[in-house]
Context: one part of a larger RNA
RNA sequence: GCCAACGAGUUACGGUGUGUGGCGAGGUUAACCCGUGAGGGGGAGCCGAAGCGAAAGCGAGUCUGAAUAGGGCGAAUGAGUCGCAUGCUGUAGACCCGAAGCCGAGUGAGCUAGCCAUGGGCAGGCUGAAGCGGGGGUAAGACCCCGUGGAGGGCCGAACCCACCCUGGUUGAAAACAGGGGGGAUGACCUGUGGUUAGGGGUGAAAGGCCAAUCAAACUCGGUGAUAGCUGGUUCUCCCCGAAAUGCAUUUAGGUGCAGCGUCGGGCGUUCAGCAUCGGAGGUAGAGCACUGAAUGGGCUAGGGGGCCUACAAGCUUACUGACCCCAAUCAAACUCCGAAUGCCGAUGCUCAAGAGCCUGGCAGUGAGACCACGAGGGAUGAGCUUCGUUGGUCGAGAGGGAAACAGCCCAGACCGCCAGCUAAGGCCCCUAAUUUUUGGCUAAGUGGAAAACGAUGUGGGAACGCGAAGACAGCCAGGAGGUUGGCUCAGAAGCAGCCAUCCUUGAAAGAGUGCGUAAUAGCUCACUGGUCGAGUGGUCCUGCGCGGACAAUGUAACGGGGCUUAAGCCAAAAGCCGAAGCUGCGGAUUUCCAUCCUGCUCGAGUAGGUGUUGUGAAUGCGGUUCGCCGCGGACGUGGCACCGUCGUCUCGAGAAUUCCGGGAUGGGAGUGGUAGGGGAGCGUCGAUCCUGCUGAGAAGCGGCGGUGGAAACCGUCGUGGAGCGUGGUCGAGUGAGAAUGUUGGU
Numbered sequence: 001g002c003c004a005a006c007g008a009g010u011u012a013c014g015g016u017g018u019g020u021g022g023c024g025a026g027g028u029u030a031a032c033c034c035g036u037g038a039g040g041g042g043g044a045g046c047c048g049a050a051g052c053g054a055a056a057g058c059g060a061g062u063c064u065g066a067a068u069a070g071g072g073c074g075a076a077u078g079a080g081u082c083g084c085a086u087g088c089u090g091u092a093g094a095c096c097c098g099a100a101g102c103c104g105a106g107u108g109a110g111c112u113a114g115c116c117a118u119g120g121g122c123a124g125g126c127u128g129a130a131g132c133g134g135g136g137g138u139a140a141g142a143c144c145c146c147g148u149g150g151a152g153g154g155c156c157g158a159a160c161c162c163a164c165c166c167u168g169g170u171u172g173a174a175a176a177c178a179g180g181g182g183g184g185a186u187g188a189c190c191u192g193u194g195g196u197u198a199g200g201g202g203u204g205a206a207a208g209g210c211c212a213a214u215c216a217a218a219c220u221c222g223g224u225g226a227u228a229g230c231u232g233g234u235u236c237u238c239c240c241c242g243a244a245a246u247g248c249a250u251u252u253a254g255g256u257g258c259a260g261c262g263u264c265g266g267g268c269g270u271u272c273a274g275c276a277u278c279g280g281a282g283g284u285a286g287a288g289c290a291c292u293g294a295a296u297g298g299g300c301u302a303g304g305g306g307g308c309c310u311a312c313a314a315g316c317u318u319a320c321u322g323a324c325c326c327c328a329a330u331c332a333a334a335c336u337c338c339g340a341a342u343g344c345c346g347a348u349g350c351u352c353a354a355g356a357g358c359c360u361g362g363c364a365g366u367g368a369g370a371c372c373a374c375g376a377g378g379g380a381u382g383a384g385c386u387u388c389g390u391u392g393g394u395c396g397a398g399a400g401g402g403a404a405a406c407a408g409c410c411c412a413g414a415c416c417g418c419c420a421g422c423u424a425a426g427g428c429c430c431c432u433a434a435u436u437u438u439u440g441g442c443u444a445a446g447u448g449g450a451a452a453a454c455g456a457u458g459u460g461g462g463a464a465c466g467c468g469a470a471g472a473c474a475g476c477c478a479g480g481a482g483g484u485u486g487g488c489u490c491a492g493a494a495g496c497a498g499c500c501a502u503c504c505u506u507g508a509a510a511g512a513g514u515g516c517g518u519a520a521u522a523g524c525u526c527a528c529u530g531g532u533c534g535a536g537u538g539g540u541c542c543u544g545c546g547c548g549g550a551c552a553a554u555g556u557a558a559c560g561g562g563g564c565u566u567a568a569g570c571c572a573a574a575a576g577c578c579g580a581a582g583c584u585g586c587g588g589a590u591u592u593c594c595a596u597c598c599u600g601c602u603c604g605a606g607u608a609g610g611u612g613u614u615g616u617g618a619a620u621g622c623g624g625u626u627c628g629c630c631g632c633g634g635a636c637g638u639g640g641c642a643c644c645g646u647c648g649u650c651u652c653g654a655g656a657a658u659u660c661c662g663g664g665a666u667g668g669g670a671g672u673g674g675u676a677g678g679g680g681a682g683c684g685u686c687g688a689u690c691c692u693g694c695u696g697a698g699a700a701g702c703g704g705c706g707g708u709g710g711a712a713a714c715c716g717u718c719g720u721g722g723a724g725c726g727u728g729g730u731c732g733a734g735u736g737a738g739a740a741u742g743u744u745g746g747u
Stems, first nucleotide, its partner, number of pairs: 001747006011092013026047003032041003051058002061073004095233002098230001102223006113197009122187001124156003127152001131148006160184003164181005199215001201211003236682006246259005260366002262363007271356001273351008286338001287336002292332003296328004303321002305318004369395005374389005400411003415588004420584003426578003429562003435575001437574006448564001454548002458545006465538003475532005481505003486500003511526001515524002589672012601655006609644009621632004683736001685733006692726003701720008
């Protein structure tokens, strides 16, 4: 991992709804007693029938109050109560499993830490302290030398103790080891045995270390099913509806309360919604500058500053500053002289009749939302960012088609079946369903198939303008002169370093000079003019499509790919087609509403048969036909089989009630995606009880095969098996397994 078995909303007592039953202005007993039991007794008590007040108390009223006022709560407007079943809730472990922990009582120092008592151990080698002896030395010493001696938490190094490094080992040989090196090795040494210290305690040369593979408080049992606003799990089926991720509050923020939104019951019955018309409130978008502020230029000008003048006062002046005012041009969420569109409120009318609306009660879930579009705040007019919106959508809880792939984008809302049809978005060269479709343009960049400021004789379209047969533009031929080397400056300055001026003449035209050039001249050239040539040429603006700008990490890799160039790209237009679980067609299921019909209770009479299935005769009918008939179907008659049935079926008649509540059939309309969640209907398991069946001619169980039903499921048959098992009614549950790092067993 797999398989099997086990494995989670229970029970008691209260409360409150719903369903159903008994009795009903009443309902009901509890303990207990009697009885084998069924049952009988038991009225204490509880709930209801009256309320109001803090209470005394009064009472259809009462309280407040001075009040016969007003107001509050009541009555008038009458249904409860006791069972059973069930939803939810309270108290209990309360759906199940899960802490780390807290407290109590005990057990541990055979591991380890310290201590006490008593024992044991340390190969071999080296060094050579004090002291002592002898000699030297001295006045005596000190001191020196030789010997002797054998000290030391001395030296080297086994046993022994330790554990610094490396390697291996890491589902190990081992829950701490092995190998090779390493440290101590007469000491604060190592070690045996016996003993002692105990859990907020010990012991600790101190690491929060150690106290039995466990230690920032051991282990065992108990309190104990501690608590867990947390995580995980919570078991059969089908049908109907179907959310929320918001507001306020919270020692609150991943919890909870109330409201909002869902569902189910009851009540009201179009009140809802959409549209039209009419009537309203409003200060947003926009705009504006009349207010409040911001803010630019000019004019006018008070005041201030400077200058001149001046004994003072005054005066004059000013490329200084500058209020108010004027002109022009602006800005504002917290400005408004103005001011929409939508939206909102009310009234009337029309449309819609639906899972519209409102009220009330039972039961919830939700209270982490996400993206897209629109309107805003924050941010950088960043974010797949963040916060808002009585804005919308989708996902959430939504499958299908498109976007290559792709919760939130586009199309579209899946009851089931069909080898039928039409469309949506999006597509139609091939992969790949459908046009290598038609018409007219554009693009040359593989632009298409990523990007800006900015740059550019890319190219198409448009507009106005300049020049042009009195000859333009471009090219070619020729001229491009004189005063003059203008003046100044300068070493020089002659068109051409720089400064100033920029005239006159000749002429078709020619600047006191456009650029190159020289030391300065020279030289070349341009403007300008003539000739040649013979029709357009020059710039500007608007616009379509392109170009550059353009750099990323495995490999083309920025069309899904192939591949595409009068397109298979782009723009405009046209005709077709493809394309979904959309729509339609045919068949079927189910929910709900409407319409029509049947049915329920009692009594009387008659009556034995009724239901299902199968065969047969046969009318009407349907289809085919070679017109002879064949096939289907089957009212009604008749026969067989099975089951039910005389405590009663069926038929007829009468009555009650025509209320409530059901059940069924047919037809029609509208529906049937769905998480949390609400509601409804069923299947199956185990047991009890009543009725009734099967079984050694083979029960249950197990395996194979076949069949039935809308599902859970059920039935038949064969084999195996070898003794019990089932249908129907009612009742009761230890009642359904795939998940919980679930538990146990197997493998």
Predicted 3D model of a 747-nucleotide part of an RNA (large-subunit ribosomal RNA, domain II) from an Actinomycetes bacterium.
It matches the Rfam family "Bacterial large subunit ribosomal RNA". Rfam links the family to the GO terms structural constituent of ribosome and ribosome.
The prediction has a mean pLDDT of 83.